Transfer RNA from Okeania sp. SIO2H7, 72 nucleotides, folded computationally. The RNAcentral record of the sequence draws on ENA. RNAcentral records the identical sequence in 2 taxa. The coordinates come from a structure-prediction model, not an experiment, and the mean pLDDT is 84. It matches the Rfam family "tRNA". Rfam classes the family as a transfer RNA.
RNA sequence: GGGCGAUUAGCACAGUGGUAGCGCGUCUCCUUCACACGGAGAAGGUCACAGGUUCAAGUCCUGUAUCGCCCA
Repeated sequence: GGGCGAUUAGCACAGUGGUAGCGCGUCUCCUUCACACGGAGAAGGUCACAGGUUCAAGUCCUGUAUCGCCCA
C1' cells in the first nucleotide's frame, strides 16, 4: 500500500428499511433481625464520526477513524 471483518446501554451481545432490545451489572421497593438468594419495578443509547439514497436508515451507498485478520 491492497483485501476482508468488527464498531449498538457500564460489560458481553441480538436487531428482515417501519416503536432500539436481551442477559449480566446499577438504583428503588418487597422479603430477612441483617446479608445473600428470590420477587416486582425503574433509570441508563449522538446505534464510532460525516455525508448521501429513501415518505422513513441501527439496517442500503460513499468517505473518515479505531481495532482485528490476510496479502504484498